[in-house]
RNA sequence: CCUCGCGGGAGAGAUCGCCGCAGCGCCGACAGGUGCUGGCAGGCGGCGCCGAAGGAGCAACCGCCCCCGGAAACUCUCAGGCAAACGGACCGCAGGGAA
Numbered sequence: 001c002c003u004c005g006c007g008g009g010a011g012a013g014a015u016c017g018c019c020g021c022a023g024c025g026c027c028g029a030c031a032g033g034u035g036c037u038g039g040c041a042g043g044c045g046g047c048g049c050c051g052a053a054g055g056a057g058c059a060a061c062c063g064c065c066c067c068c069g070g071a072a073a074c075u076c077u078c079a080g081g082c083a084a085a086c087g088g089a090c091c092g093c094a095g096g097g098a099a
Stems, first nucleotide, its partner, number of pairs: 001097003005093004013047001015046005020040002022037006048082003054078001055076003061070003
């Protein structure tokens, strides 16, 4: 430095609209229609936001004076995210591997 396991781990709308699926109720002979759902880690779009996957940018600094290169938890928000779950930089513990 890389990887595996365990534990901890923040921020920001449970936002609005349309479509789809599911459940329940109603109408209907059927096809179908209609209403509700804190049901959907479904799709698309609008506005508002977050930064700690990844990415990008500048810089203190470092490599050797220049060139050049590396370089953040700073900055940007492309991506990602904004109830819970999942994810999550980073930290701790315990293995394995490389130099």

Source information:
Predicted 3D model of a 99-nucleotide RNA (Glycine riboswitch aptamer) from uncultured Azospirillum sp. The organism belongs to Azospirillum, within Bacteria. Its mean pLDDT, the model's own confidence on a scale to 100, is 82.